[in-house]
Context: one part of a larger RNA
RNA sequence: CUGGGCGUAAAGCGCGCGUAGGUGGUUUGUUAAGUUGGAUGUGAAAGCCCUGGGCUUAACCUAGGAACUGCAUCCAAAACUAACUCACUAGAGUACGAUAGAGGGAGGUAGAAUUCAUAGUGUAGCGGUGGAAUGCGUAGAUAUUAUGAAGAAUACCAGUGGCGAAGGCGGCCUCCUGGAUCUGUACUGACACUGAGGUGCGAAAGCGUGGGUAGCGAACAGGAUUAGAUACCCUGGUAGUCCACGCCGUAAACGAUGACAACUAGCCGUUGGGAGACAAUGUCUUUCAGUGGCGCAGCUAACGCUUUAAGUUGUCCGCCUGGGGAGUACGGCCGCAAGGCUAAAACUC
Numbered sequence: 001c002u003g004g005g006c007g008u009a010a011a012g013c014g015c016g017c018g019u020a021g022g023u024g025g026u027u028u029g030u031u032a033a034g035u036u037g038g039a040u041g042u043g044a045a046a047g048c049c050c051u052g053g054g055c056u057u058a059a060c061c062u063a064g065g066a067a068c069u070g071c072a073u074c075c076a077a078a079a080c081u082a083a084c085u086c087a088c089u090a091g092a093g094u095a096c097g098a099u100a101g102a103g104g105g106a107g108g109u110a111g112a113a114u115u116c117a118u119a120g121u122g123u124a125g126c127g128g129u130g131g132a133a134u135g136c137g138u139a140g141a142u143a144u145u146a147u148g149a150a151g152a153a154u155a156c157c158a159g160u161g162g163c164g165a166a167g168g169c170g171g172c173c174u175c176c177u178g179g180a181u182c183u184g185u186a187c188u189g190a191c192a193c194u195g196a197g198g199u200g201c202g203a204a205a206g207c208g209u210g211g212g213u214a215g216c217g218a219a220c221a222g223g224a225u226u227a228g229a230u231a232c233c234c235u236g237g238u239a240g241u242c243c244a245c246g247c248c249g250u251a252a253a254c255g256a257u258g259a260c261a262a263c264u265a266g267c268c269g270u271u272g273g274g275a276g277a278c279a280a281u282g283u284c285u286u287u288c289a290g291u292g293g294c295g296c297a298g299c300u301a302a303c304g305c306u307u308u309a310a311g312u313u314g315u316c317c318g319c320c321u322g323g324g325g326a327g328u329a330c331g332g333c334c335g336c337a338a339g340g341c342u343a344a345a346a347c348u349c
Base pairs, nucleotide, nucleotide: 004320005319006318007303008302012317014201015200016199017198021194022193023192025088026087029084030083031082033081034080035077036076037075038074039073040072041071042070049065050064051063052062053061054060091191092188093187094186095185096184097182098181099180103177104176105175106174107173108172109171110154114150115149116148117147118146119145120144121143125136126135162169163168206247207246208245209244210243211242215241216240220236221235222234223233258316259315260314261313262312263311266294267293268292269291270290271289272288273287274286275285276284277283278282298305299304322349323348324347331342332341333340334339
């Protein structure tokens, strides 16, 4: 390489958009590039293979045949692929009408709680723990009442509920804005799928500049615990957490399961639509689109998966090929840095 694989053994890019490429619905005609058949030429000899012959045999030598699966030219066929062409509507999309939603961005606003400040009441403790101590408090704390300020987060509702491509998204109101679903008409007429490169988004932490800082809280300090305790527990507490702009580009970025399409028993929930029935303001039946629990066939090493497949198939992409060395070195690209991406070998078992 062929092959075999990728939920958990090595292996699905974190997720989109999309270029090249690959693949692609039904139908008419034409062409003849692929394809198929035939003919001609060529495909050196030797060798291989077959049938004979010659050395006593064999190896060896020798004659003939076959073969040389290929290439070129010509003729023919037109099913399939392809190209061009006439159409179509089942894929895809557009318009109209409804619906649900923590989808995104900006601005505003509300009530609990926390801390702080001021004032009142009030007096000796508070706090914290397994038990304590550090700490706070007679300069009046804790508790309680009133007023004010600040920042951050939105109890209940809340749900294997919803939305989003993923990361993710949760008080309320307004503005701007993306997508999805359902119903039935009309329209376009294959406009599709995937996607190497490329490009955008991308939790947390971290970085730069400027703000902000209530609570929490790496580092740090102190108190405990302990043989020790650079920890777990406690008292404090700086970066950070928050905002704006700009970087970083990684995660057990997980369903550890790439995308799209078709097909293959059922049962029970739940979310959003549609249709129908009825004893009609709520129950049933049915049908689309999601989201869960079981389960047949089948698959699987087993666990398990099972119309949301890991079943049966097709198209395209990514990736794997014993463990360690190593996701490292070197080089290159990117980054302010931290580092990221790409990615070996010696050696060793």